[in-house]
Molecule: small-subunit ribosomal RNA
Organism: uncultured prokaryote
RNA sequence: AGUUUGAUCCUGGCUCAGAUUGAACGCUGGCGGUAUGCUUAACACAUGCAAGUCGAACGGUAACAGGCCUUCGGGCGCUGACGAGUGGCGGACGGGUGAGUAACGCGUAGGAAUCUGCCCAGUAGUGGGGGACAACCAGGGGAAACCCUGGCUAAUACCGCAUACACUCUACGGAGAAAAGGAGGCCUCUUUGAAAGCUUUCACUAUUAGAUGAGCCUGCGUUGGAUUAGCUAGUUGGUAGGGUAAAGGCCUACCAAGGCGACGAUCCAUAGCUGGUCUGAGAGGAUGAUCAGCCACACUGGGACUGAGACACGGCCCAGACUCCUACGGGAGGCAGCAGUGGGGAAUAUUGCACAAUGGGCGAAAGCCUGAUGCAGCCAUGCCGCGUGUGUGAAGAAGGCCUCAGGGUUGUAAAGCACUUUUAUUUGGGAAGAAGGUCACUAAGUUAAUAGCGAAGUGAAUUGACGUACCAACAGAAUAAGCACCGGCUAACUCCGUGCCAGCAGCCGCGGUAAUACGGAGGGUGCAAGCGUUAAUCGGAAUUACUGGGCGUAAAGCGUACGUAGGCGGCUUAUUAAGUCGGAUGUGAAAGCCCUGGGCUUAACCUGGGAACUGCAUUCGAUACUGGUGAGCUAGAGUGUGAUAGAGGGGGGUAGAAUUUCAGGUGUAGCGAUGAAAUGCGUAGAUAUCUGAAGGAAUACCAGUGGCGAAGGCGGCCCCCUGGAUUGAUACUGACACUGAGGUGCGAAAGCGUGGGUAGCAAACAGGAUUAGAUACCCUGGUAGUCCAUGCCGUAAACGAUGUCAACUAGCCGUUGGAAGACUUGAUCUUUUUAGUGGCGCAGCUAACGCAAUAAGUUGACCGCCUGGGGAGUACGGCCGCAAGGUUAAAACUCAAAUGAAUUGACGGGGGCCCGCACAAGCGGUGGAGCAUGUGGUUUAAUUCGAAGCAACGCGAAGAACCUUACCAAUCCUUGACAUCUAGAGAACUUUCUAGAGAUAGAUUGGUGCCUUCGGGAGCUCUGAUACAGGUGCUGCAUGGCUGUCGUCAGCUCGUGUCGUGAGAUGUUGGGUUAAGUCCCGUAACGAGCGCAACCCUUAUCCUUAGUUGCCAGCACAUAAUGGUGGGAACUCUAGGGAGACUGCCGGUAUCAAGCCGGGGGAAGGUGGGGAUGACGUCAAGUCAGCAUGGCCUUUAUGUCCAGGGCUACACACACGCUACAAUGGCCGGUACAACGGGCAGCCAAGCCGCGAGGCGGAGCGAAUCCCAUCAAAGCCGGUCGUAGUUCGGAUUGUAGGCUGCAACUCGCCUGCAUGAAGCCGGAGUUGCUAGUAACCGCAGGUCAGCCAUACUGCGGUGAAUACGUUCCCGGGCCUUGUACACACCGCCCGUCACGUCAUGGAAGUCGGUAACACCUGAAGUCGGUGACCCAACCGCAAGGAGGGAGCUGCCUAGGGUGGGGCCGAUGACUGGGACGAAGUCGUAACAAGGUAACC
Repeated sequence: AGUUUGAUCCUGGCUCAGAUUGAACGCUGGCGGUAUGCUUAACACAUGCAAGUCGAACGGUAACAGGCCUUCGGGCGCUGACGAGUGGCGGACGGGUGAGUAACGCGUAGGAAUCUGCCCAGUAGUGGGGGACAACCAGGGGAAACCCUGGCUAAUACCGCAUACACUCUACGGAGAAAAGGAGGCCUCUUUGAAAGCUUUCACUAUUAGAUGAGCCUGCGUUGGAUUAGCUAGUUGGUAGGGUAAAGGCCUACCAAGGCGACGAUCCAUAGCUGGUCUGAGAGGAUGAUCAGCCACACUGGGACUGAGACACGGCCCAGACUCCUACGGGAGGCAGCAGUGGGGAAUAUUGCACAAUGGGCGAAAGCCUGAUGCAGCCAUGCCGCGUGUGUGAAGAAGGCCUCAGGGUUGUAAAGCACUUUUAUUUGGGAAGAAGGUCACUAAGUUAAUAGCGAAGUGAAUUGACGUACCAACAGAAUAAGCACCGGCUAACUCCGUGCCAGCAGCCGCGGUAAUACGGAGGGUGCAAGCGUUAAUCGGAAUUACUGGGCGUAAAGCGUACGUAGGCGGCUUAUUAAGUCGGAUGUGAAAGCCCUGGGCUUAACCUGGGAACUGCAUUCGAUACUGGUGAGCUAGAGUGUGAUAGAGGGGGGUAGAAUUUCAGGUGUAGCGAUGAAAUGCGUAGAUAUCUGAAGGAAUACCAGUGGCGAAGGCGGCCCCCUGGAUUGAUACUGACACUGAGGUGCGAAAGCGUGGGUAGCAAACAGGAUUAGAUACCCUGGUAGUCCAUGCCGUAAACGAUGUCAACUAGCCGUUGGAAGACUUGAUCUUUUUAGUGGCGCAGCUAACGCAAUAAGUUGACCGCCUGGGGAGUACGGCCGCAAGGUUAAAACUCAAAUGAAUUGACGGGGGCCCGCACAAGCGGUGGAGCAUGUGGUUUAAUUCGAAGCAACGCGAAGAACCUUACCAAUCCUUGACAUCUAGAGAACUUUCUAGAGAUAGAUUGGUGCCUUCGGGAGCUCUGAUACAGGUGCUGCAUGGCUGUCGUCAGCUCGUGUCGUGAGAUGUUGGGUUAAGUCCCGUAACGAGCGCAACCCUUAUCCUUAGUUGCCAGCACAUAAUGGUGGGAACUCUAGGGAGACUGCCGGUAUCAAGCCGGGGGAAGGUGGGGAUGACGUCAAGUCAGCAUGGCCUUUAUGUCCAGGGCUACACACACGCUACAAUGGCCGGUACAACGGGCAGCCAAGCCGCGAGGCGGAGCGAAUCCCAUCAAAGCCGGUCGUAGUUCGGAUUGUAGGCUGCAACUCGCCUGCAUGAAGCCGGAGUUGCUAGUAACCGCAGGUCAGCCAUACUGCGGUGAAUACGUUCCCGGGCCUUGUACACACCGCCCGUCACGUCAUGGAAGUCGGUAACACCUGAAGUCGGUGACCCAACCGCAAGGAGGGAGCUGCCUAGGGUGGGGCCGAUGACUGGGACGAAGUCGUAACAAGGUAACC
């Protein structure tokens, strides 16, 4: 930073960006330097090498070279040397690995009871003897390994003796114990040696001291688990002895009974430890490759030997497993050394060169050995450096991609031109790493010495595995760029393909036809010889919080108290110096990190110096604070004393009211119950009522956010016993205090055991209802239980969801108990104080809500608890319980959330207020019949398409016979029926005939036009070609526009300000009022906008102006009559302009505001009636088929033309209607009164014909003139019919006609005659309407050739009833409340069952592992014992002895076996729950009063 939400704040988890790695994988790969390189199987290993050396210790001579002798067969160790052997030193170092080990193993700081080869220094020595055994020779056994017997021999091998400064032991007298020589040189001499002597040097012996190394002991530190709580018999200590280099139960005997452990013993699991490394601001966390220190191990287990040092990687013995050889008798082996092989694995290199350097072993040395080491090889594994070119270059090339078609971008990028040559290639040169050693010379020193040795110096010839670094030269841009990403986090965007497919994904999430998220491309971004991915660690994560978190509601205060350990603790003083603080000293290895120099061209890297190593120890000081010790004090705490209040606890007694039952009286038919009922009780007398009795339980009023108690909890009254609290004055004790892990007590209800009791109530149960069901809610009964005694249980939403104690921090108002003061001494008032218990409220705190002296404020002390949701308070194990169960308490797996508070909405079978033909009150319909129209369904070749609750269904369609027409079957056309461009031709056009259903095809006739500036142009037709046309094809969920609907409902917002962390709130809420967010008042709001209203049209009244086609009062004329005529301008009317209505006036009412009620006047009265007008928005509402339009699809067809058919079908269902069912009527005759409108391809008069539809006819009129149209109908007057399927009703059918039209069959309308169906007022239900309205009546118009119009839109005529009212139904508005809803209740969501997948518990058992225990057996081996056996050194004349060896044996013991248990793991028929899984089943438990409030 992303992610929970509609949005917000918080809590909280998950995820990302960073750094790192002994890494691996994918794609890619130029060079160099430097470092690293089996993390897995401590799996098994072929082959080679990794520890030898010394002839100056020895006997010697197998091989080689040289020399000498030779009888040429050979001989001589003579010289250089040297196999094997004896002997010395070294094989305990170096190298590898991390299995084991939770330990004095490691780290750090100390210690005492030790050893120490080689080395350094010192002291003293090195005398004199002896006997063997290898090699070798001979013989023998064996396949081999190898062995046996006999014989010869040397030593620096071995053994005595002598000596003993020091050394060890001691009884202080003494005793014991060593040695070895070699090499070089010189010299003397009787024997020229087998000697002696001298000297140098190396070696040797004893011992001291040092250095180095090693052993041992101790303090402190060093992983997790308590679902491991007790462990321990050599165990703990002592004494004595043994043993060791050395202290020690290290071992043995005896004695004692100790030792360790909650500050975590024992057990289990895991692990080598450290310097360091990675990360981090740090504190920390993780880690322990390379390098360095320590430890452990060397096939597994045991054991000792040798040695200065081992219980020994390349030694020995034994046991075991494995591998190999074998003649089957027996033998051999140990790469966790360097290479290498197999195997395992995601994965890790050459069977290289050299001892040149550094170091190690041996040697006097030369030297030899050295897979240590130095180098090289392989690998982009890491780090560092360099390069892949530089400059110029716009026609902004071509190509690619995009495009609004103009252009943009790739892009100065390329090409081109001019340069450079690092690197790579080729050629030539060429360091440092080398110091030494040897030889020769000079020469200090040693010495008797010039000899020998030889410090130091000079000279000479030499020593490089690596094989280069570096320098120079030729040539040429020549040899060298990829990877990931581009939705947000996170830098970087477009096109195409795909279509919840394929796929992506770290989290959120993309993909269902316009995907910046998949795949490709272009472009871009980031890093770069690398880039990504995966894995892992730290960080971010204050997400374990020491630094640095929390616990009222988010996870989290134990139900409560007492109290142990522990932690912590008042005032004064003295002392101490443990903590604390300061100084000094030692140590804190080196490397690393950091700072600063130096060296490689730079860097990485290497190297010098410094700092640091925050630690530990010793020592010296300081003494405020803490601690210890001593002495005091009284403010904390407690005790005594007086008083007070109280449902505090336990026991005993007692009282009245009520319920029930029983007995009796009165009394009669019901009672009781419920929403309504039934079950139940009652004529065998209930209920009701009166009297009496019994019994149990609980204590009305008082009674109170009153009291008491630690909590649970406690309620009539009286008595007894008893705990605590408060308060006054005062005396005493003198810190005795607080908290409290474990522990202990108490602890509601329910439940359990035993014994009682049982009136009422009441789980279970029964019955009755309700219901789709009803194992419930409701009713009638009713048992445990509730009560008592006693013993368990030990849990509750045991809550203030708030641990206990102490201190401090504004106020105000109640209330309970006590004390004090004042004064009128009272049932007083007021004030102060104290202990409780409540309500507000400031600061402060809090995510907010809220808390606020009874803190959730500010602090201190101590305890408990939390760390995402689910799984789960579950499983297993332990403890407790009679049981039920409680307590302690996980993991696998799964999700990206879960949660808290508050906000805005929506919703509620929540509340309040209000409105509407919403209900009610009325009137008329519909639903039943017939028909008309529309729809569904069905049918069909097609019955074209759309519309779908209200808000589709007489809707699009204001009019389907053809056309329309989109549909169907068939026939044609393909630049097309239509548009633009282009080329050519032709006037356009037209007549007739043939074929065909027609489109069309063929033939044929007439015709040469218009304008002109004379260049040409315009229009039309035909032909050809290319772009294209065309599409009622798809997507209304890509869209524009338009429309419906909520709803003509009164709402919807904004600016500034204010409040709030914020979403938001306020305004817009409140009190009134209105049709209205209409207005008034109030008010942290003040204003404003879109809506409301008004302005507009129409209608109702009047005035005025103007009178033609309209009108005619008065005056005339004319007629049978008529505004017909003159005339008039009064009236009606027409159509322009005005007036009028505003709660303006009066009264009442109201907050004397808005307004409301009533009245007056008025044509009209409170928006006068009607219309137009539709806020922000909702429904992905409707429409791609009205139009427009993106994308997709089609292009000899989904386009176009054409004739026919279909949209008109018909078992049926629904919707809007028409006509009726009749007498308020039908029919006949007579008679009266409208308005809106329409008319030239039109309306059509008069007259004539026809029963009629209509026909003929032709006047008038583009219309206030004429026509539709004398316009009406209902109405009125008169007659008839007489309650019937009718003189009602008109469907259906037949027949004869009329009209329109190219055409009336499918499929038109009308007329006459005939026919005369259903239907007698319509179930449940449902609908319209509040006044000129409903109802009834007709008229006109649009569309239109005609018309299926009974539709729609208008017009007038006649003309009602009812509204108490707002409880209920529906819809809506405002406020408020609850919410787990926000796709918003058509919401959300729970559990069983069914299916699939996964992990897990139990389980008869089965298998394996592990550490102990008991017993048996017991190799090798040390130690002990040992008659017989064997034996060179010493003693002894000898016998023999001392001593030794083998053998035998005892203890211990690896391994093995048996046994019963423990623990761990795997597996297991079956079984339990759990989690997850687009559309399964049953119900509806929760969220709203969730429809029975929910929950524990």